[in-house]
C1' cells in the first nucleotide's frame, strides 16, 4: 500500500432483528454478622458506547470520514 475485525464503568465482559431507563463479574464505598479479620450476605456508587457528523419518530447496534489496537497480504 491492500483486506479483515475490534474500540461499552477502574477492568473483564454482555445489551437477540434498531424500540425501556445502557446492565453482569472481578475490583472501590457503606452496612449486617464477627472480639477483629476474612469468607458470606445486603446496599451504593461508577458511562459524552473511541471522535466528529450522517439516516431514523427512535442508534452501543445502521451508513460516512477520522483516531487508537489486533490479524492476514504484497
Nucleotide at each position: 500500500g491492500g483486506g479483515a475485525g475490534c474500540g461499552u464503568a477502574g477492568u473483564u465482559c454482555a445489551a437477540u432483528u434498531g424500540g425501556c431507563u445502557a446492565g453482569a463479574g472481578c475490583a472501590g464505598u457503606g452496612g449486617u454478622c464477627u472480639c477483629c479479620a476474612a469468607a458470606a450476605c445486603c446496599a451504593c456508587a461508577a458511562g459524552u458506547u473511541g471522535u466528529a457528523g450522517g439516516u431514523u419518530c427512535g442508534a452501543g447496534u445502521c451508513c460516512u470520514g477520522c483516531c487508537g489496537c489486533u490479524c492476514c497480504u504484497g